This is a predicted structure of a 72-nucleotide RNA (transfer RNA) from a Lachnospiraceae bacterium. Lineage of the source: Bacteria > Bacillati > Bacillota > Lachnospirales > Lachnospiraceae. Its mean pLDDT, the model's own confidence on a scale to 100, is 81. Its Rfam family is "tRNA". It is annotated as a transfer RNA.
RNA sequence: GGCUCGUUGGUCAAGAGGCUAAGACGUCGCCCUCUCACGGCGAAAACACCGGUUCGAUUCCGAUACGAGCUA
Numbered sequence: 001g002g003c004u005c006g007u008u009g010g011u012c013a014a015g016a017g018g019c020u021a022a023g024a025c026g027u028c029g030c031c032c033u034c035u036c037a038c039g040g041c042g043a044a045a046a047c048a049c050c051g052g053u054u055c056g057a058u059u060c061c062g063a064u065a066c067g068a069g070c071u072a
Stems, first nucleotide, its partner, number of pairs: 001071007010025003018055001027043005048064001050062003
């Protein structure tokens, strides 16, 4: 250099055109408890970036960035 794959809350991770973007751990608040832990309820918190297709893009296509693998 070429090819392939990946990038989603603090971490892990589902979603494959129309969702309020699921869940787990973590954080915060309340309840429970003599207190802590456990447990229960609730809250905040995310689509790498630019362009294209489309009535509509996290999702499809292309470029870029970063990471991984294969190859010369």